[in-house]
This is a predicted structure of a 90-nucleotide RNA (c-di-GMP-I-GGC riboswitch aptamer) from an Anaerolineales bacterium. Taxonomically the source falls in Anaerolineales (Bacteria, Bacillati, Chloroflexota, Anaerolineae). The model forms 100% of the base pairs in the Rfam consensus.
RNA sequence: ACCGAAAAAGGCAAACCCGUCGAAAGACGGGGACGCAAAGCCAUGGGUCUAACGCUGUCUUGUGCAGCCAUGAUUGCCAGGCCACCGAAA
Numbered sequence: 001a002c003c004g005a006a007a008a009a010g011g012c013a014a015a016c017c018c019g020u021c022g023a024a025a026g027a028c029g030g031g032g033a034c035g036c037a038a039a040g041c042c043a044u045g046g047g048u049c050u051a052a053c054g055c056u057g058u059c060u061u062g063u064g065c066a067g068c069c070a071u072g073a074u075u076g077c078c079a080g081g082c083c084a085c086c087g088a089a090a
Stems, first nucleotide, its partner, number of pairs: 003087002011036002016031006034076001040082003044079003047074003054068005059062001
């Protein structure tokens, strides 16, 4: 440097519940643990989710309905970048 032990110390925390924020996706705080060796950090590329605003269409003209759109979200979907605890075997 790589690698990741039926190792040790330490760490994070899915679903679900409560509260707050948000149009939503979702986020934050508390509880809780399915899991995680980067489940630490960065929305840069791809994917996925949402569709307020905007655009288009429509007729029954209602802050109606349908379609499209990220500038929103996700790093616990993948890739890439940066940094890092421990130390068996190979």